[in-house]
This is a predicted structure of a 382-nucleotide RNA (Bacterial RNase P class A). Rfam family: Bacterial RNase P class A. Rfam classes the family as a ribozyme.
RNA sequence: CAAGUUCUCCAGGUGAUCGCGGACGCACAGACGAAAGGGUGCGGACGAGGAAAGUCCGGGCUUCACAGGGCAGGAUGCCGGAUAACGUCCGGUGGAGGCGACUCCCAGACCAGUGCAACAGAAAUAAACCGCCAUAACUCCGGGAACAGAGGCUUCCGGGUCUCAUCCCCGGAAUGGUAAGGGUGGAAAGGCAGUGUAAGAGACUACCGCCUCCCUGGUAACAGGAAGGGCACAUGUAAACUCCAUUCGAAGCAAGACCGAAAAGAAAGCGAUACGGCUGCCCGUCGUGCUUUCAGGUGGGUCGCUGGAGCCUGCCGGCAACAGCAGGCCUAGAUAGAUGAUCACUCAACGACAUAACCCGGCUUAUCGGCGGACUUGCGCU
Repeated sequence: CAAGUUCUCCAGGUGAUCGCGGACGCACAGACGAAAGGGUGCGGACGAGGAAAGUCCGGGCUUCACAGGGCAGGAUGCCGGAUAACGUCCGGUGGAGGCGACUCCCAGACCAGUGCAACAGAAAUAAACCGCCAUAACUCCGGGAACAGAGGCUUCCGGGUCUCAUCCCCGGAAUGGUAAGGGUGGAAAGGCAGUGUAAGAGACUACCGCCUCCCUGGUAACAGGAAGGGCACAUGUAAACUCCAUUCGAAGCAAGACCGAAAAGAAAGCGAUACGGCUGCCCGUCGUGCUUUCAGGUGGGUCGCUGGAGCCUGCCGGCAACAGCAGGCCUAGAUAGAUGAUCACUCAACGACAUAACCCGGCUUAUCGGCGGACUUGCGCU
């Protein structure tokens, strides 16, 4: 210098004017409301994010439920640690990828049971399609026939020649052996080399793999080594049912708590002996008024609500996640829901994704661009 890996940070700044939000202070009005509360103006401060998002996990908080145990259902799934907790994070193990820095992995169990495995292929949990090898026996076909045999012709009687094929020979079918080789497939009964064999085969041997058992190291996952077993029930699949282990009560701030005009309700008192219903009359009974108290809880209001597993800095323990100590800081809290607009200067930033609604820890997804730290590989120079 180039290419790359990883971690972290920023997400414009300053000024002016106008506008918005809730507190605070001051002033005004007392016109709304039973009250609590609310209204108007001025003032100086304060006022969204790295994801405030998706609402996917976990916890706090709240109400309800809950003796204990089990079933059902959900979630998680290598080991150790962190934490309030987690499906998150950190460190490791194993596997996969990369020259490397480094990255990725729902990573328990398929000798408990059940299911599924398309297409291709001869065959898919069970094998002989091609190939290789063999020919004892059965059957069939084709070919051959030196010697031996049968028959014909010929003969100088030594023989010669032709035909046939029970037996015989060759080939094919056939039958048997074979899982080395070919081909199909994600997968074809451990791999590879040799011995061996008719050809072959863990049939045998070495190495590698696997299984069993032991030793050593490690908290553990696991790693290294030694011995034995010729490898069996023989494949894969659990983001298939299932099994095993661990774990989970439900609903959510429109949770919920409180105050409380109003309506339904109860009791007491007062008043009337009136009116109405049962009923035409009498008795009886019920209802209708006002006040107080209680209950009730609508409209409305207050709290929950933001000071918190909080943020920043430093020291310290730990490889790290994280924990401890000290100092400093206060940083939206609405209920129809507030952050915007214009101008000037500056800047890479006119511009990306996007706007809190109880709070916090994570995950995931979106994002114009920019700064920095550490590391890797290649090239060049010293």